[in-house]
RNA sequence: CCGUGCUAGGUGGGGGGCUAGGGGUCCCCUGUACCGGAAACCCUCGAUACGCCGGGCUUAAUUACUUGCCCGCGGCCUGUGUUCGACCGGGCAGCACCCGGUGUGCAGCGUUGAUGGUCGGGUCCCGCGCGACCCGGAGCCGUGAACCCGGUCAGGCCCGGAAGGGAGCAGCCGUAAGCGGUGUCCCGGGAGUGCCGCGGGUUCGCCCGGCCGGAGCCCGCAGCCGGGAACGCGCCGGCCGUGCAUGGGUCCAAGGUGAGGUGCACGG
Numbered sequence: 001c002c003g004u005g006c007u008a009g010g011u012g013g014g015g016g017g018c019u020a021g022g023g024g025u026c027c028c029c030u031g032u033a034c035c036g037g038a039a040a041c042c043c044u045c046g047a048u049a050c051g052c053c054g055g056g057c058u059u060a061a062u063u064a065c066u067u068g069c070c071c072g073c074g075g076c077c078u079g080u081g082u083u084c085g086a087c088c089g090g091g092c093a094g095c096a097c098c099c100g101g102u103g104u105g106c107a108g109c110g111u112u113g114a115u116g117g118u119c120g121g122g123u124c125c126c127g128c129g130c131g132a133c134c135c136g137g138a139g140c141c142g143u144g145a146a147c148c149c150g151g152u153c154a155g156g157c158c159c160g161g162a163a164g165g166g167a168g169c170a171g172c173c174g175u176a177a178g179c180g181g182u183g184u185c186c187c188g189g190g191a192g193u194g195c196c197g198c199g200g201g202u203u204c205g206c207c208c209g210g211c212c213g214g215a216g217c218c219c220g221c222a223g224c225c226g227g228g229a230a231c232g233c234g235c236c237g238g239c240c241g242u243g244c245a246u247g248g249g250u251c252c253a254a255g256g257u258g259a260g261g262u263g264c265a266c267g268g
Base pairs, nucleotide, nucleotide: 001268002267003266004265005264006263009058010057011056012030013029014028015027016026021045022044023043024042034055035054036053037052065260066259067258068257069256070255074251075250076249077248078247079246080245081244082243084241085240087238088237089236090235094233095232097228098227099226100225101224102223104222105221106220108217109216116212117211118210119209120208121207122206123205124201125200126199127198128197129196130194131193133190134189135188136187137186139182140181141180142179143178149174150173151172152171157166158165159164
């Protein structure tokens, strides 16, 4: 150096997340990279941690492995500016809200007569009357007593020689208290009583009407002025999230390029 058979190794890598930590299941990037199984209140491991269980393939190489440089997908941390959103706080120059003023404009009322003046009436109060309502009474009607109410008292009872006389139950008639009805008219009383009448009072306001007089009245809306309350919007400050732009740090797949570098047995 060649051949054969083995073995170490290889059969993807990276970021995030999780973990005290390593790896995996999970998400993402790269882009093609053997198959099957379990794994989130999880699986496996011990800084010799860069997975576990089972089965394959390949192999000491221009291909394994180590390392430098370039480029760099993507992730993570962080600063600044800004959009949008949530929350917290503040407070009045604005909007919205409340009150007052003004009377500029609009609307409305007004010569079919405004504001104003005056007179009368009403609304309000007092007294009297009347009516309606309610209560009670008188009156009227009905009913109403085994005996202890009245009248008449059959029968029977009592007195009497008789003539006659007496008390009196039932029945009938009547009546008292009481009970019931009515209570228009009459008497008394009452009150959340009246489009009622008469007399008086009050008249600030409001309403109605008569007269005088002759042009304003009003403040609904807008404007302007002043005050208030509140935090709904806007505003100011803070904090968090989100998207975008930009700066810094960090880990980096794929790709490019250079260097280093490798076992055992047998035979020739």